[in-house]
Predicted 3D model of a 330-nucleotide RNA (Bacterial RNase P class A). Its mean pLDDT, the model's own confidence on a scale to 100, is 75. Its Rfam family is "Bacterial RNase P class A". It is annotated as a ribozyme.
RNA sequence: UGAGUGGAACAGGCAAUCGCGCAUUUUAUGUGAGGAAAGUCCGAGCACCACAGGGCAGGAUAACGGCUAACGGCCGCCGCGGGUGACCGCCGGGAAAGUGCAACAGAGAGAUACCGCCUAUAUAAUAUAGGUAAGGGUGGAAAGGCGAGGUAAGAGCUCACCGGCACGUUGGAGACAGCGUGGCCCUGCAAACCCUAUCCGGUGCAAUGCUGACUGAAACGAUACAUCGGCCCGAUGUGUUUCGACGAGCAGCUUGAGCCGUCUGGCAACAGACGGUCGAGAUAGAUGAUUGUCCAACGACAGAACUCGGCUUAUCGGUCCACUCACACA
Numbered sequence: 001u002g003a004g005u006g007g008a009a010c011a012g013g014c015a016a017u018c019g020c021g022c023a024u025u026u027u028a029u030g031u032g033a034g035g036a037a038a039g040u041c042c043g044a045g046c047a048c049c050a051c052a053g054g055g056c057a058g059g060a061u062a063a064c065g066g067c068u069a070a071c072g073g074c075c076g077c078c079g080c081g082g083g084u085g086a087c088c089g090c091c092g093g094g095a096a097a098g099u100g101c102a103a104c105a106g107a108g109a110g111a112u113a114c115c116g117c118c119u120a121u122a123u124a125a126u127a128u129a130g131g132u133a134a135g136g137g138u139g140g141a142a143a144g145g146c147g148a149g150g151u152a153a154g155a156g157c158u159c160a161c162c163g164g165c166a167c168g169u170u171g172g173a174g175a176c177a178g179c180g181u182g183g184c185c186c187u188g189c190a191a192a193c194c195c196u197a198u199c200c201g202g203u204g205c206a207a208u209g210c211u212g213a214c215u216g217a218a219a220c221g222a223u224a225c226a227u228c229g230g231c232c233c234g235a236u237g238u239g240u241u242u243c244g245a246c247g248a249g250c251a252g253c254u255u256g257a258g259c260c261g262u263c264u265g266g267c268a269a270c271a272g273a274c275g276g277u278c279g280a281g282a283u284a285g286a287u288g289a290u291u292g293u294c295c296a297a298c299g300a301c302a303g304a305a306c307u308c309g310g311c312u313u314a315u316c317g318g319u320c321c322a323c324u325c326a327c328a329c330a
Base pairs, nucleotide, nucleotide: 001326002325003324004323005322006321007320008319010317012294013293014292015291016290017289018288020032021031022030023029024028034301038312039311041310042309043308044307045306046204047203048202049201053233054232055231056230058200059199060198061197062196064076065075066074067073078092079090080089081088082087093195094194098193099192100189101188102187114136115135116132117131118130119129120128121127144162145161147159148158149157163184165182166181167180168179169178170177171176208251209250210249211248215244216243217242218241219240220239224238225237226236227235228234258277259276260275261274262273263272264271265270
C1' cells in the first nucleotide's frame, strides 16, 4: 500500500419561528417512533379458565460445561467439515431393538466370478475340471487403504505406516485427547419410519376488571347438560349451550427480569455491590414544517398500540478497534 476476517457504536446535535399529543404545582415547564419498531418464528412477565389432577396421543430439543426468569437463545470448549490464514459452518444421542430404502448398469450392492491369472487332462487353437479375488470392465459406491514380502497364481496370508474397534494407562469436571497391547469382526441413509433421554396445560390486552345500555329465537335438562386445547378416566357446577341484533365510559397503560457509570469476581456470556437516572402512551390514531449552523451521516430499510429476552429478514452513509495474508522499503 492492497485484499480480507471479526467486532463496537452512530443513524443526528444546537438555536429561532409556527403547529400537534401527553403529564404536571396549568397558559408555563418538561417530554414525544427503531436498529430493526418488521416477521409473528421461539421464550416469558401479566390476566382468566381452577382444584390445573392422572394417562394416551401430539409437539419440541439432542456432543460437553456454564449463563439466564426462560428459550429452539448466548458464552466457552470438544469433534467433524471448509479456508494459505485471521476465521466460518454443523443434518453433532442410537444402524449391535426392529422395519425399510440404495433405480439403472454390472457376475455381484454385504455379495460375487463377465474378462483375466495359475494348475491338470492334452499341446498350437480349443474344451473340461479345480484354485483365485491382487489386475481390467460396470457403477455415485465393489467391502479397510497404500507399500513390501510371500505364493502355482493370489489374498491381512505376514510385516511396517495409517483407519476404525476393544482393553489398559496418563491428562482433563466433562465431551475428548496422548501412549501401550491386541486382533482385522467394521457400507450409507434416522433432514426414512423408529428407539432413547429431557422438556411442554390452554387462551390471549380484541386478555381481563368495574360502571352502564339493549334484546329475539331455538335445543337439552339430573339415567341430563356444561367446564377442564384433542381422546379416556376422574373431579367440579346446577342450569347450560347455539344462532342473530345493539353496545358507551373508565381502568389495564407504562417504574421495568429497565437504562447509565464505577468497583469486585469470571477466559467469556454474565453476576454482585455502590452511585445516578425516568426517555411516547395514542384510541380514525400525535411526534411535523421553515431558516441558520455544526458534522463522517439525513440519504437507505423504514412508524409504537400490554411489556420484555432472543432469532430471522431488509438496509444508506461513513467512523473506530483488533487480527490475517500478499507485495515493497528500512